Context: one part of a larger RNA
C1' cells in the first nucleotide's frame, strides 16, 4: 500500500415526531375613508433588542356584563417595585385618547420634515416662545356683489352640506386591445376579445316585464343548471369555431311615467270701463277680470281580444265643514266605517313588546389493587362502573371511568341580526254606449355609404349596435316572423325601477382529509418576503427534535484560553446547550494474511502456504481433544478490451458521469371515442339537472344508444333506388344482442412524459456609467515668435511704399498641471471583469472640468464607429402572456417467461419528418388453403451461339464507276504500283442485331412428406421506412476505391460459441439450467497449445513456404520435337586457312574489309574476289572451313512443376503470430488416426406449447387415525393432475405473470421482558426479493392477510441541493528599508518607547465639498475578521464626545428646470400651459486674535467688535389738534316735469258662417203637369275674434330751493406687490502701486564655550510678532452742475426720460489697494525656573537692509469680434396710510430651526476586498532652475500586515 476484521472521527440521510401549511365543506360576514382610511415612521414597560399591544391619558383610561385566585404579554430568564375577596389579572358589549406621515387638504417639501396667517387662552417690561380651534381644491343650495352691455350674464364674495377625492382578494360592467402558438410554410383565419393597461360600481353587478318566440298547434319578464348537440350552420369549406327554438329543473313579483283632457302659478301678447267672466237658476250683483301663447306644478293616464282622453249614461255606505240671500239642488275641502296593501322597485319615518341568534360564559356520568419497568403505567392480570358521552388532546410507555373535554341542558346588563304582533302609513271603484274628435315618445325609424356584433368571415344575409348623409307615419298607424313580394301570424319600438334563483372570498366561526411530514408542504414549522443582490422596477434564500422534568455538571486536576480528566445529575451522557436515531461518500487508530524481476477493464474459474473458529452441523475419540466442514488471506494458472447513448458499426482515440446521501420523467381531467376483460339487466339498456331523506338510499323518462332500411331529397318501407317497366342491376333483410357501469390497451382536446431555445408581444424601471443639449461656477506653470494698427524718418505733386520703433494677434510653436490612448514589455485562475513601466498626441481652445437639469427602447443620442444609453445593444432592463414552440439533441427509475422486426415501394415545399402498404404481435374464424419433392403440361428469348435480318468490320478475287497515262479529227480503244460500289471467298463484333438458343426461375395440374410458432380474414396494439460487409450478375466509374446503385443469396444488424494471431458481415455452428461424461464441424495434430516432430511417392534449396508486375537468366526436376555422334561428334589443344588477284570500276591511294557492279576459276584435306581487328594504302592478327591429338556424347528448340533476380522509408526484428523448421515443422499426391463448439449425444432438472388419458371424488399438497409401514380410511381446506412429443439467442415492438414501497378499509397479530430505523451472522426462493432465526445500537411504534388507491422503484439527463474528495501541504500571501536597545504579556520580526536608517515633500503636508454615518474618544478583549502571528486594530464588549445672532443652509431671491387653481387638447389613463409656486453651481447677508479638551471650538473663555429688534432716559427736530387762511360735495325733502308704453274707448281693415231661403247638374218617384231629396253655388240673424293707427292715469330723464359755506380737503413720518435708477456681469492683453512670504543679520535679546590643532570672538546655536473694529484718506480709477417746461414710464409723481435756458470741465464731487495711529498698560513669545506625573509661574529682543507673487487695486484700463443671466437687495419717486414721529446719544434686553465627532486622492468614499484604478475646490518653504519640470530638502506624515 492491497483485502478482511475491530474501534472511532467527519456528515446528516433514515426512522419516529409536529408548532406549520394545503384542499375541500357548512354557516357568518362582505366594503373601509376628510368624524382623517389602508398602510407606516418615531415613541410607549424600573432595566439594552425583536415581536405583540397601545399612542404624550401610550403593554394602557372610563364604564357595563362575565369569571373567582393569583397577577404585572412573548422571546427569557433575573432583579427590583407593586396589585388583589371593597373581586386583581383575564374575557367580551359600549365609550375616551388617539405625536407626525399618508387621499393628506393652510403654504412648501428630498413622506414621516420646514415656515406661516387668523381667532382665543398660557408667558414675558416688551419682542421671541407655547397651547387649543380654524385657514386646500371642486361640486350643489341659499344669499350678496356684480363687467364688456341697458336689462342680464360672466366673474367675484359670504354662508350651509357625515356631497366627492384615496384604499380595497377574486368576482361585475363598460372603454382600449396584442403577440409567442395552431394552420405541420404563411396573408384570411386561429390563438382571443384571451394577457394587459383604463374607468365605475356592488354585496353581489349586469339583464329584466315582448315593436319576444313560433308556424297552422302553441308558450309569456329576466338569470341560472341540464337536453338538444359537437346535429344545424359557418369556414384558405383549411386548420378550427359552433347556435337557438323546443323539453325537464332551481328561483319567481311585477311596477311607474311622456302625450291627449281639466284646473292653479309665473311670463309674454292682445285688451279696456264695456264686452267677456264669476256668483247655480230667476230677479240682482261683482269686476284689475278675461282670452291665446308658452313655463312650470298638482290632478288624469299606461295599454295590444289595442289602450286612454273627450261626450253621453248607469250603479256604488255614514257623516262633518264650506260656498249661495230664500227653496231646490249643486260644487269643493274632509272624517269614520269597510276594503286591500306596506317600509332595500313601485310613497314612507320613529318606535314598542315577544322571541330567535351572534359578540363573554354555566352545568355536565363512571376505577381501584398487584406486579414488571434499576425512572414514569395509561400496556399486563384481577375485580368493577357510566354511556343521548367509547370525538379528540394532554397527563413520565398505549386511559369511555385522572385533567380539558364530549352528548345533552342552560347564560346576556350593552350592541347588533332575523322573527311575529301592536303601533304608524298609504290606496279607493265598477261598467255600458255612440261617434272616429284629440293623445299614444323625431333629427327618431327606415334607407345609401363605411364598420361592428351575432354560429353566421359579404355570402342571398335578414335581426341587433355604431359613424357620416338623408329623412317618415300615429291605430285606416307601424314593427317582425333569415334577401325581397303577397297572404297569414305575432307584437306595439324610439322613457324608466325592480328581489330571487347566478359569479366570487381578502376576513370571521366551526368541521374535514386512502393531502405533506423539514430537499416534502406556502417562498416562509426558525428574527421571512427577512438576510443578501440591484440606481430602480425588481429578484429572494438557508436554518425544526437534549430530557419526563435543566435536574443545563457543584467541587478538584491539566491548561493563556479553547479544550479535556475525575466527582456529582440523570433510566440513559457516545443524551452534555457542535445535544433523538446517527447511513454513505471521505479521514484513521489497531490487527490476521499477501506484496520488493513485476506490466493493463482490476474480474472469474482452479488453487498452494499462513491465520482463525469449534458456539452450532458431521465422523473418530482414550473423553483431554483430533479431523471434517466453515471463516480470512491470495503465491501461482487459464480465459478475458468497464457503463451507457448514438449508430451500418464503439474498448473505442464518438457522449454523459469526480464520489456518497436525498430529489427527478407516460400523469390527471372530459359520465370524450374505440377495442378487450368483467359485472348488471335484457328487445330492451339507461338517466342528467334537480327534489326528498341525518344517512343507506328513494324519486326524477326531459334525453341518449339499441331494436330496419333505401334514396340527393320528396318520400316508400321488408324493401328500396335508378328506369317506360312487374325487367335487370346496387344496397338492405330472409332474423336478430344490445346498452349501463367498473378496469386495462390506444386515441382526442387540454403544456400532457421530463428538461432546454435565440426570439415575438404588453406594461413598466433607468442619462448616479455614456450621447448630446440647457443653466450656472472653475482651471490651464513657465518660455518662445511678433499680424492688424500707431509713432518716426525715408519717399512721392499727392499718394502707393520702404526702413526702424511702439504694439501684442493666433482653432500660433515648445512644454508641465489637465485631458487623450499611438508604439512596446508585463500582466491574462491579474494587483485591476482594461491596469501597469517606458516612450506619444493636444495643452487659449470646436479646450478640460464641478453642480444642477432635459431627452427612453423600434425610442433617445451620435463631428458617424453601428458607436452610445448603469461592466448588457443590429434594438437596454424588470415583470408579464409562459409550462411560447422546437418534425431537433439529451434523459426516462423492479423481476421473470412467450414471440419477435425493419432499414422496402409509392406519395409527401420530400429526403435525419410524416401517411397508406410490406415484415412483427396478440384475440376471433377458417381449417392444410402454405411448403419441400417427384412426375406432367405449359410460356418465354436470358448465358451461349451465330451472321439469315440490322448495324460496324479486315483480307483476297472479280471487276461496274472515277482518276492518270498512252493513242486519237471525231468515236472507239489500250493500259494503270490509283480509287472503288455491288457480287463471291475467307475471318470477325453487337446492350437497344437473332436463322437458333439452354441451365435455373416462374405457372398451372398431380403424388408423397412435412403438418412446422404454416397460409388466408377480420379486428385491437406496434416498431421500422440511416442500413453495413460478402459471394454471383449487371450498370456508373478507370472492368479504381473499405466507392456508388439496382437485383439475387447468405451473414451482422438483433447472434454467444469454435476457427481465420488478435479481427460487426468471412469458414463452421444458432446458446432453458447443471455436470472433472461421450461423438464430431471448420480448422488442426514439433514447443507456445488439445490432438502424429504418422505412413508411402516425388519436388523445392530459395528460409521459397512467410508479400508484389513487366521483363530477364546455360537454377532445377519432367515431357517431347529436331541435328550431329566411335565411318570419332561437342569442347580444348597442335597445325592449315592458298593462287589468279591490287576482280572492275572509283580514287591521290581502295590491295578480301571507305563506296559501287560483279561475286568465277584454280590448287586442295581445307580456305569467303572474305567474318571481325588493324594501315595513308600496304603489311600484321583472327574467323569461316579442314587435318591431327583425345574419347563418349553433344547441339538447338518446344510445354509442365518448384526455385532465382526485378525488389528503395522513416521509434522496435515487424511481410510465418512466436520459438523454431530443409528426404521438413514447406509443397504436391495419396491413405490411416487423433484432437475440436455453448453443434449432437448422455443424466438430471425448470418453463412453454400440443397430443392422448383421466375427471369430480380421481391424482397432487397439506392435515388426524389406523398400520403388519406396503398401505388403508377420514375430512375444514388448496390446485386440476398425469404420460409422451416437440420448443425455449434476441434489439424496436406486442402479449403474460409476478416483487417491492406510500396510504385507506375490514379481520387478525407483535410491542418498554424493547416497535420503527441502522450495522451485521446465519438460511431461504427461478429473479424481482424474503425471514424459520440470531447478536449489537436504539428507544416508541409496527406489522401479516384479502381487497383498494397512487406523488410507487435511478446510475446516467455538461440533471438539482448538500455533504466530502482530488489537484495539494501545491499556486499565492496585492508595487516600497529596516536594524538595536528597552517595555508589557502565558506568548513579541509586525504592540508601546528610545536610538540610528530610509522614503514622500505641487504631495505620502495642511484645509474643505460630495458621499459614509460613529469609523472619533478613554478603559478593557482576543472566538471570528486582519491574506502569517498579535499582548495591536477601522474588529468586538462597556462608557463617553459634535454646544453658533455673525461659518454653511432655512425664516431672503431669481436661472435651466420642475410642479401647475382655471383654461387648451386628448378614447380612458393623461398631455401642454397661464397667474403662481418650488428651485443653487449664481445674486443678497453682520467676528476677529488669542486661550482651553481625552475627544468640540470664528460654536466655550477672554479681550476687543458689528448686526437686528426692542425698552428707558436725554438732545436735536417736524408735525397733527387748536388757531388762521383758501376750497369745497352728497344722500335726502319739496317742486317742476320733457319723452316713451298702453287700458276703456274711437277710426280703418279682414274674418269663421248656424237655422232658413234658394238652389244649376245628378238620383227617385210620377198621373208627365210636377213633386220628394238634394252636393257645390248664391243669399242670410247675430258677431266671438284678429290687425294698423290714436288714446289718459302711472313711472319718470333733467332742473330749482334747502340741507351748507356744513362733512371734507390742503400739513411731519412711514411708504408700495406700482413708476425709475442701481444691482448687471464677455475674452485676451500689458504695464504701475502695494502686500502676503522669503532671504541676510551690519544691529538687538537669550544660551554655548569645545573630542584633536586654533576658539571669549567678524566665533556657534535660537529667536527676533499680531487680528477684526475704530480713524485718517494716499499711488491709481471715475465724473458735468443747478433751474424752468414737458402730450412719454397702462394711475399718481417733485422721480425717470425728453426739450430749452445759465454755470462749470476741477487737487471739486464719488470710488479705493496699502500705509500710519489706535486696537494693545493685552496677547503671544526663544528660553529659565518649579515639580516628577505637574498640567504651573516667569519672560528679553522685537530693527534694518534686500527679494517678490498666479494675492490686493482691479467687476478698473486698454484692445477685440462671437457683442457677454436674471430677480431679490439697496435708492429714490409718488398712490396709500396717518397723530403723532425722525434722527443721535448713554445704558439695559432679545437673537429660533437645522449641520458641526471622524475619514476626505483614502484602510472610512465609488470599484464584491484593508484592491497598485477613479475622486471637483483651496493653501503652496529653501537651493540650482524660466519653471508648479526635475533633483535634493524644511514644516509634517510615514516604513505600507508574512
Nucleotide at each position: 500500500u492491497g483485502c478482511g476484521c475491530a474501534c472511532g472521527g467527519u456528515g446528516g440521510a433514515u426512522g419516529c415526531c409536529u408548532u406549520g401549511g394545503c384542499a375541500u365543506c357548512a354557516g357568518g360576514a362582505g366594503c373601509c375613508g376628510a368624524a382623517g382610511a389602508a398602510g407606516g415612521a418615531c415613541g410607549u414597560a424600573g432595566g439594552a433588542g425583536g415581536c405583540u399591544g397601545c399612542g404624550a391619558a401610550a403593554a394602557g383610561c372610563c364604564u357595563c356584563g362575565g369569571g373567582g385566585a393569583g397577577c404585572u404579554g412573548u422571546c427569557a430568564a433575573c432583579c427590583a417595585a407593586g396589585c388583589u375577596g371593597u373581586g386583581a389579572u383575564c374575557c367580551g358589549g359600549g365609550g375616551a385618547u388617539g405625536u407626525c406621515c399618508g387621499a393628506a387638504u393652510g403654504g412648501g417639501g428630498a413622506a414621516a420634515c420646514c415656515c406661516g396667517g387668523c381667532u382665543g387662552g398660557a408667558g414675558u417690561c416688551a419682542u421671541g416662545u407655547c397651547c387649543a380651534g380654524u385657514c386646500a381644491c371642486c361640486c350643489u343650495u341659499g344669499c350678496c356683489u356684480g363687467a364688456a352691455c341697458a336689462c342680464a350674464u360672466a366673474g367675484g364674495g359670504c354662508a350651509a352640506g357625515a356631497g366627492g377625492c384615496g384604499g380595497g382578494a377574486a368576482c361585475g360592467a363598460g372603454g382600449g386591445g396584442a403577440a409567442g402558438u395552431g394552420a405541420a410554410a404563411c396573408a384570411u383565419c386561429u390563438c382571443a376579445g384571451u394577457a394587459c393597461c383604463c374607468u365605475c360600481a356592488g354585496g353581489a353587478a349586469g339583464a329584466g316585464a315582448a315593436a319576444a318566440c313560433a308556424u297552422a298547434a302553441g308558450u309569456g319578464a329576466u338569470u341560472c343548471c341540464g337536453u338538444u348537440a359537437g346535429g344545424a350552420g359557418u369556414g384558405g369549406c383549411g386548420a378550427g369555431c359552433g347556435a337557438a327554438c323546443u323539453c325537464g329543473g332551481a328561483a319567481g313579483a311585477g311596477g311607474c311615467c311622456a302625450a291627449a283632457c281639466c284646473a292653479g302659478a309665473g311670463c309674454g301678447g292682445c285688451g279696456u270701463g264695456a264686452u267677456a267672466g264669476a256668483c247655480g237658476u230667476c230677479a240682482g250683483u261683482c269686476g284689475u277680470u278675461g282670452c291665446c301663447g308658452u313655463u312650470u306644478u298638482g290632478g288624469g293616464g299606461u295599454u295590444g281580444u289595442g289602450g286612454g282622453a273627450g261626450c253621453a249614461u248607469u250603479c256604488u255606505g255614514c257623516u262633518g265643514g264650506a260656498u249661495c240671500u230664500g227653496a231646490c239642488g249643486g260644487u269643493c275641502c274632509g272624517g269614520c266605517a269597510a276594503a286591500g296593501a306596506g317600509u332595500c322597485a313601485a310613497a314612507a319615518a320613529c318606535g314598542a313588546a315577544u322571541g330567535u341568534c351572534a359578540u363573554a360564559g354555566u352545568c355536565g356520568a363512571a376505577g381501584g389493587c398487584c406486579a414488571u419497568g434499576c425512572g414514569a403505567a395509561a400496556g399486563g392480570g384481577c375485580c368493577g362502573g357510566c354511556a343521548c358521552a367509547g370525538a379528540a388532546g394532554g397527563u413520565a410507555a398505549u386511559a369511555c371511568c385522572c385533567c380539558u373535554g364530549u352528548a345533552g341542558a342552560c347564560g346576556a346588563a350593552a350592541u347588533g341580526u332575523c322573527a311575529u304582533u301592536c303601533a304608524c302609513u298609504c290606496u279607493u271603484g265598477a261598467g255600458u254606449g255612440a261617434a272616429u274628435u284629440c293623445c299614444c315618445a323625431a333629427g327618431u325609424a327606415g334607407c345609401a355609404c363605411g364598420g361592428g356584433g351575432c354560429c353566421c368571415g359579404u355570402g342571398a344575409a335578414a335581426u341587433c349596435c355604431c359613424g357620416u348623409g338623408u329623412g317618415a307615419a300615429u291605430c285606416u298607424g307601424g314593427c317582425g316572423g333569415g334577401a325581397c313580394c303577397a297572404u297569414c301570424c305575432g307584437c306595439u319600438a324610439a322613457g324608466c325601477c325592480u328581489a330571487a334563483a347566478u359569479a366570487c372570498u381578502a376576513c370571521c366561526u366551526g368541521a374535514u382529509g386512502a393531502c405533506c411530514g423539514a430537499u416534502a408542504g406556502c417562498g416562509g414549522a426558525c428574527a421571512a418576503g427577512u438576510a443578501c443582490c440591484g440606481u430602480g422596477a425588481g429578484g429572494g434564500a438557508a436554518a425544526g427534535g437534549u430530557g419526563a422534568a435543566a435536574a443545563g455538571u457543584a467541587c478538584c486536576c491539566c491548561g493563556g484560553g479553547a479544550g479535556g480528566g475525575g466527582a456529582g445529575u440523570g433510566a440513559a451522557a457516545u443524551a452534555g446547550u457542535g445535544c433523538c436515531u446517527g447511513a454513505a461518500a471521505c479521514c484513521g487508530u489497531g490487527u490476521g494474511c499477501a506484496u520488493a524481476c513485476a506490466a493493463g477493464c482490476c474480474g472469474u474459474u482452479g488453487g498452494a502456504g499462513c491465520c482463525c473458529c469449534c458456539a452450532a452441523g458431521g465422523u473418530c475419540u482414550u473423553c483431554g481433544g483430533a479431523c471434517c466442514a466453515g471463516g480470512g488471506u491470495g503465491a501461482c494458472a487459464g480465459c478475458g478490451u468497464g457503463c451507457c447513448u448514438u449508430u451500418u458499426g464503439a474498448a473505442g482515440a464518438a457522449u454523459g458521469a469526480g464520489c456518497c446521501u436525498g430529489c427527478g420523467a407516460g400523469u390527471u381531467u372530459g359520465c370524450g371515442a374505440u377495442a378487450u376483460g368483467u359485472g348488471g339487466c335484457g328487445a330492451g339498456g339507461u338517466u342528467a339537472a334537480c327534489c326528498c331523506g341525518u344517512g343507506a338510499g328513494g324519486g326524477g323518462c326531459a334525453g341518449c344508444c339499441g331494436u330496419a332500411g333505401c334514396g340527393a331529397a320528396a318520400g316508400c318501407g321488408a324493401g328500396u333506388c335508378u328506369g317506360a317497366a312487374u325487367a335487370g342491376g346496387g344496397c338492405u333483410a330472409u332474423u336478430c344482442a344490445g346498452u349501463c357501469g367498473c378496469a386495462u390497451g390506444u386515441c382526442c382536446a387540454a403544456g400532457a412524459c421530463c428538461c432546454g431555445a435565440a426570439g415575438c408581444g404588453g406594461a413598466g424601471u433607468g442619462a448616479u456609467c455614456u450621447a448630446c443639449c440647457c443653466a450656472u461656477g472653475g482651471c490651464c506653470a513657465g518660455g518662445u515668435u511678433g499680424a492688424a494698427g500707431c509713432g518716426a524718418c525715408g519717399g512721392u505733386a499727392a499718394g502707393a511704399c520702404g526702413u526702424c520703433g511702439u504694439g501684442g494677434a493666433g482653432g500660433a510653436c515648445c512644454g508641465a498641471a489637465c485631458c487623450c490612448a499611438c508604439c512596446u514589455a508585463g500582466g491574462u485562475u491579474g494587483a485591476a471583469a482594461a491596469c501597469u513601466g517606458g516612450g506619444g498626441g493636444g495643452a487659449u481652445g470646436a479646450g478640460c472640468u464641478g453642480u444642477g437639469g432635459g431627452u427612453a427602447g423600434g425610442g433617445g443620442u451620435g463631428a458617424a464607429a453601428g458607436g452610445c444609453c448603469a461592466a448588457u445593444c443590429a434594438a437596454a432592463c424588470u415583470c408579464c402572456g409562459u409550462g411560447a414552440u422546437a418534425g431537433c439533441u439529451g434523459g426516462u427509475u423492479c423481476u421473470c417467461c412467450c414471440c419477435g422486426a425493419a432499414a422496402u415501394g409509392c406519395a409527401u415545399u420530400u429526403a435525419g419528418g410524416u401517411g397508406c402498404a410490406g415484415c412483427g404481435u396478440c384475440g376471433c374464424g377458417u381449417g392444410u388453403u402454405u411448403c419441400u419433392u417427384g412426375c406432367u403440361g405449359g410460356a418465354g428469348g436470358u448465358a451461349g451461339a451465330g451472321c439469315a435480318c440490322u448495324g460496324g468490320a479486315u483480307g483476297a478475287g472479280c471487276u461496274a464507276g472515277g482518276g492518270g497515262g498512252c493513242c486519237u479529227a471525231c468515236a472507239a480503244g489500250c493500259u494503270u504500283a490509283c480509287u472503288g460500289a455491288a457480287c463471291u471467298c475467307a475471318a470477325c463484333c453487337a446492350a437497344a442485331c437473332u436463322c437458333c438458343g439452354a441451365a435455373u426461375g416462374c405457372c398451372a395440374g398431380u403424388a408423397a412428406g412435412u403438418g412446422a410458432g404454416a397460409g388466408c380474414g377480420c379486428g385491437g396494439c406496434a416498431g421500422u421506412g440511416a442500413g453495413a460487409c460478402u459471394g454471383u450478375g449487371g450498370g456508373c466509374g478507370a472492368u479504381a476505391a473499405g466507392g456508388u446503385u439496382c437485383a439475387u443469396g447468405g451473414u451482422c444488424g438483433a447472434g454467444a460459441g469454435g476457427g481465420a494471431a488478435a479481427c460487426a458481415g468471412c469458414c463452421c455452428a444458432g446458446a432453458c439450467c447443471a455436470c472433472c461424461a461421450a461423438c464430431u464441424a471448420a480448422g488442426g495434430c514439433c514447443c507456445c497449445c488439445a490432438a502424429g516432430c504418422g505412413u508411402g511417392u516425388g519436388c523445392u534449396a530459395a528460409g521459397u513456404g512467410g508479400g508484389a508486375a513487366a521483363g530477364g537468366a546455360u537454377g532445377u526436376g519432367g515431357a517431347g520435337u529436331c541435328g550431329c555422334a566411335u565411318a570419332g561428334a561437342c569442347a580444348a589443344c597442335c597445325a592449315g586457312g592458298a593462287g589468279g588477284u591490287u576482280g572492275g570500276c572509283u580514287u591521290a591511294g581502295a590491295a578480301g574489309c571507305a563506296g559501287c557492279c560483279a561475286u568465277c576459276c584454280u590448287u586442295a584435306a581445307a580456305a569467303g574476289a572474305g567474318u571481325g581487328c588493324g594501315u595513308a594504302a600496304u603489311a600484321g592478327c583472327u574467323c569461316a572451313c579442314u587435318g591431327g591429338u583425345c574419347a563418349a556424347g553433344u547441339g538447338a528448340u518446344u510445354c509442365c512443376g518448384c526455385g532465382c533476380c526485378g525488389a528503395u522509408a522513416a521509434u522496435u526484428u515487424a511481410a510465418c503470430g512466436g520459438g523454431g523448421c530443409u528426404c521438413a515443422a514447406g509443397c504436391a499426391c495419396a491413405u490411416c488416426g487423433c484432437c475440436g463448439a455453448a453443434g449432437u449425444u448422455g443424466u438430471g432438472g425448470c418453463a412453454u406449447u400440443c397430443a392422448c388419458g383421466c375427471g369430480u371424488g380421481u391424482a397432487c399438497c397439506a392435515g388426524g387415525u389406523c398400520u403388519u409401514c406396503g398401505g388403508a380410511u377420514c375430512c375444514a381446506g388448496g390446485u386440476g393432475c398425469g404420460u409422451g412429443g416437440a420448443u425455449g439467442g434476441g434489439u424496436a415492438g406486442g402479449g403474460g405473470a409476478g416483487c417491492g414501497u406510500c396510504g385507506u378499509g375490514u379481520g387478525g397479530c407483535c410491542a418498554g421482558c424493547g416497535a420503527a430505523g441502522c450495522g451485521g451472522c446465519g438460511g431461504g426462493g427461478u429473479a424481482a426479493c424474503c425471514c424459520a432465526g440470531c447478536c449489537g445500537u436504539g428507544g416508541a411504534g409496527g406489522c401479516c392477510a384479502c381487497a383498494c388507491g397512487a406523488g410507487u422503484g435511478a446510475g446516467a439527463a455538461u440533471g438539482c441541493a448538500g455533504g466530502c474528495a482530488u489537484g495539494a501541504g501545491u499556486a499565492g500571501c496585492g508595487a516600497a528599508u529596516g536594524a538595536c536597545g528597552g517595555g508589557u504579556g502565558a506568548g513579541a520580526a509586525a504592540c508601546c518607547c528610545g536610538u540610528c536608517c530610509g522614503c514622500c515633500g505641487a504631495a505620502u503636508g495642511a484645509u474643505c465639498a460630495a458621499g459614509g454615518g460613529u469609523u472619533c474618544c478613554a478603559g478593557g478583549g482576543c472566538c471570528a475578521g486582519g491574506c502569517u502571528a498579535a499582548u495591536c486594530c477601522g474588529c468586538c464588549c462597556u462608557g463617553g464626545g459634535u454646544a453658533a445672532g455673525u461659518c454653511g443652509g432655512g425664516a431672503c431671491c431669481u436661472a435651466a428646470g420642475g410642479c401647475g387653481a382655471g383654461g387648451c387638447c386628448g378614447a380612458c389613463a393623461g398631455g401642454c400651459g397661464u397667474a403662481g409656486u418650488c428651485g443653487a453651481u449664481g445674486g443678497a447677508c453682520a467676528a476677529c486674535g488669542g486661550g482651553u479638551u481625552g475627544a468640540u471650538a470664528u460654536u466655550c473663555c477672554c479681550g476687543u467688535a458689528c448686526c437686528g429688534g426692542u425698552u428707558u432716559a436725554a438732545a436735536c427736530g417736524c408735525g397733527c389738534c387748536c388757531a388762521u387762511g383758501c376750497u369745497g360735495a352728497a344722500c335726502c325733502u319739496a317742486g317742476u316735469g320733457a319723452u316713451a308704453c298702453u287700458a276703456a274707448g274711437c277710426u280703418c281693415a279682414c274674418a269663421a258662417g248656424a237655422a232658413u231661403g234658394u238652389g244649376a247638374a245628378u238620383g227617385c218617384c210620377u198621373u208627365c203637369g210636377g213633386g220628394c231629396g238634394g252636393a257645390a253655388g248664391c243669399a242670410g240673424a247675430g258677431g266671438a275674434g284678429u290687425g294698423c293707427g290714436c288714446g289718459a292715469c302711472c313711472u319718470g330723464a333733467g332742473c330749482u330751493a334747502g340741507u351748507a359755506g356744513u362733512a371734507g380737503g390742503c400739513a411731519a413720518a412711514c411708504g408700495a406687490u406700482g413708476g425709475g435708477g442701481u444691482g448687471a456681469c464677455g475674452c485676451a492683453g500689458g504695464a504701475a502701486g502695494g502686500u502676503a512670504g522669503c532671504u541676510u543679520a551690519a544691529c538687538c535679546g537669550c544660551g554655548g564655550c569645545g573630542a584633536u590643532g586654533g576658539u571669549a570672538g567678524u566665533c556657534c546655536g535660537c529667536g527676533g510678532c499680531c487680528a477684526a473694529g475704530g480713524u485718517u484718506g494716499u499711488a491709481g480709477g471715475g465724473c458735468g452742475a443747478a433751474a424752468c417746461g414737458u402730450a412719454g414710464g397702462c394711475a399718481a409723481a417733485u422721480c425717470c426720460g425728453c426739450g430749452u435756458u445759465u454755470c462749470a470741465u476741477g487737487c471739486g464731487c464719488c470710488u479705493g489697494a496699502g500705509a500710519g495711529c489706535u486696537g494693545a498698560u493685552g496677547g503671544g513669545g526663544a528660553g529659565c525656573c518649579g515639580a516628577u506625573u505637574g498640567u504651573g509661574g516667569u519672560g528679553a529682543a522685537g530693527u534694518a537692509a534686500g527679494u517678490g507673487a498666479u494675492c490686493c487695486u482691479a467687476u478698473g484700463c486698454u484692445g477685440c469680434c462671437g457683442a457677454g443671466a436674471a430677480a431679490a437687495g439697496c435708492c429714490u419717486c409718488u398712490a396709500g396710510u396717518g397723530a403723532g414721529u425722525g434722527u443721535u446719544u448713554a445704558a439695559g434686553c432679545c437673537g429660533c430651526c437645522c449641520g458641526u465627532a471622524c475619514c476626505c486622492c483614502a484602510a472610512a468614499c465609488c470599484a464584491a476586498c484593508a484592491c497598485a484604478g477613479g475622486u471637483g475646490a483651496u493653501c503652496a518653504g529653501g537651493u540650482a532652475g524660466a519653471g508648479a519640470a526635475u533633483a535634493c530638502u524644511a514644516a509634517g506624515g510615514c516604513g505600507a500586515u508574512c
The prediction has a mean pLDDT of 81. Predicted 3D model of a 1842-nucleotide part of an RNA (large-subunit ribosomal RNA, half A) from an Actinomycetota bacterium. The RNAcentral record of the full RNA draws on ENA. Its Rfam family is "Bacterial large subunit ribosomal RNA". The organism belongs to Actinomycetota, within Bacteria.